[in-house]
């Protein structure tokens, strides 16, 4: 140069003008409520009290209103809510069943289905990359089509030490002149029972491979080698691994993202969680007054008498009996509305020391969004590589998923030069 | 915030491991009928089961991820 793999980082900048958001300090202001401070007017006797206007400060309260200034203002994934926790609140002796979920072994964490790290298996020449990876000698269960057979089978095919039956041609003995008949051997065929799992063939899948050897034919039947399984050694925390020693001819087929089994884990909700202040209006307590007449005051008021509907006491009279209705005042619950929970936290950056690493631990340093119909933008210039995917809502660790463009750094592979 | 379903042909819509390159209706298309049109009889076509994986011998279905659409529920009196 070329292809290529892995980590880590950015995700436009900058000025200028105009806005939006909350926070601090600060200026001016308005509404209601209190208290006080002038002035005054009303009732009253030129009183005591009462009631009322305006006016000065204060303070409270509508987290009112407009405004200066200062310093903040979205991500890397803020998404998707797929997992984990932290918080709050209900429940709560503890255990179990049932449902979920995770599933190699170590380690890290607050915790995890994340992460490191190492085993095992597959893929690549290689850097690296991928795996839901625990049991199928505990039980059920499923395997279309093909196939003899998908769990113990025999189509084709090979076998004659085995028995029987049938044809068929050969020999051999015997009987006949002869055709031919009878018998015995042996050989094909073909039927029924039998032995075999080697070869065919069928399927994703068919119970070890190759050799000798043996055998009627074959077969771990026997051997040797290699593959396997089971013990024990050594290694290694453990998965696991082993060119070691024994033992077993091999008994163990697939699926558990099928039910199960084992082994760990998990109570429920979810910031609209959850606290506090708290209007009307209805409902709930508790006290309290009440209508209607007549007199007296100039008036504010003050005095007297009489009494409302149901019910209860068998009826009447009558009753300090109950209950009903209305209005004041208080009280408690509680809606609406407000405040809060709210962002200093497993928080970021350095540096140092431990660990192979995720990570820990010391330490020094920083102050970084908090809205509530929801702010973070608009315009106009320079400027570059021409700006992607996309918008915080209780907070935080993964994970997935979407991304124009661009930097760094590590490392493989080929090909050329020196 | 929390829980749930659906996606199969132009439109409905069955099927939940093999029998399924998929079942029915309606609608299309060609023939019969009929002077002509419907009706009514016959044949057909027309889907890679939303996408992309996993598992598994074999996926429309069994895990997962991801797109679309759409349904519930929540306070007090």
């Nucleotide at each position: 140069g070329g292809a290529g793999u892995c980590g880590g980082c950015c995700g436009g900048g900058u000025g200028a003008u105009c806005g939006c958001u909350g926070c601090a300090u600060u200026u001016c202001u308005g509404g209601c409520g209190g208290g006080u401070u002038u002035u005054u007017c009303c009732c009253g006797a030129u009183a005591a009290g009462g009631g009322g206007a305006u006016u000065u400060u204060c303070c409270g309260u509508c987290u009112g209103g407009a405004g200066a200034u200062g310093g903040g203002g979205a991500g890397g994934a803020a998404a998707g809510u797929c997992c984990g926790g932290g918080c709050u609140c209900c429940g709560a002796c503890g255990g179990a069943c049932a449902c979920g979920g995770u599933g190699c072994c170590a380690g890290g964490u607050a915790a995890c289905g994340c992460c490191u790290g190492g085993g095992g298996g597959g893929c690549g020449c290689g850097a690296g990359c991928c795996c839901a990876c625990g049991g199928a000698a505990a039980g059920u269960g499923c395997a279309a089509c093909a196939g003899a057979a998908a769990g113990a089978u025999a189509c084709c095919g090979c076998c004659g030490g085995c028995g029987u039956g049938c044809c068929g041609g050969g020999u051999c003995g015997c009987a006949g002149c002869g055709a031919u008949g009878c018998g015995g051997c042996g050989c094909g065929g073909u039927g029924c029972a039998g032995g075999c799992a080697a070869g065919g063939g069928u399927g994703a899948a068919a119970u070890g491979g190759u050799g000798c050897g043996g055998u009627a034919a074959g077969a771990g039947c026997g051997c040797a080698c290699c593959g396997c399984g089971c013990g024990g050694g050594c290694g290694g925390c453990a998965a696991c691994g082993u060119u070691c020693c024994g033992c077993g001819g091999c008994a163990c087929g697939g699926c558990a993202a099928a039910c199960c089994c084992c082994a760990c884990c998990g109570g429920g909700a979810g910031c609209a969680a959850g606290g506090c202040c708290a209007a009307a209006u209805a409902g709930g307590g508790a006290a309290g007054u009440c209508g209607c007449g007549g007199g007296g005051g100039c008036a504010a008021c003050c005095c007297c008498g009489c009494a409302g509907c149901g019910c209860c006491g068998u009826g009447u009279c009558c009753g300090u009996g109950c209950g009903c209705g209305a209005c004041u005042u208080c009280c408690g619950g509680g809606u609406a509305g407000g405040c809060u929970g709210c962002u200093a936290g497993a928080g970021g950056c350095g540096c140092g020391c431990g660990g192979u690493g995720a990570c820990g631990c010391g330490u020094g340093u920083c102050g970084c969004a908090g809205a509530g119909g929801a702010a973070u933008g608009a315009u106009c210039g320079c400027u570059c590589a021409a700006g992607a995917c996309a918008g915080a809502a209780c907070c935080c660790g993964g994970c997935u998923u979407a991304c124009a463009g661009g930097c760094c750094g590590a490392c493989u592979c080929c090909a050329u030069u020196u | 915030g929390g829980g749930c379903c659906a996606u199969u042909a132009g439109c409905a819509a069955a099927g939940c491991g093999a029998c399924c390159c998929a079942a029915u209706g309606c609608g299309c298309u060609c023939c019969c009928c009929u002077g002509u049109c419907g009706a009514g009889g016959g044949a057909g076509a027309g889907a890679u089961c939303g996408u992309c994986c996993u598992u598994u011998u074999g996926a429309a279905u069994c895990c997962g991820a991801c797109a679309u659409g759409g349904c519930c529920c929540g306070c007090c009196a």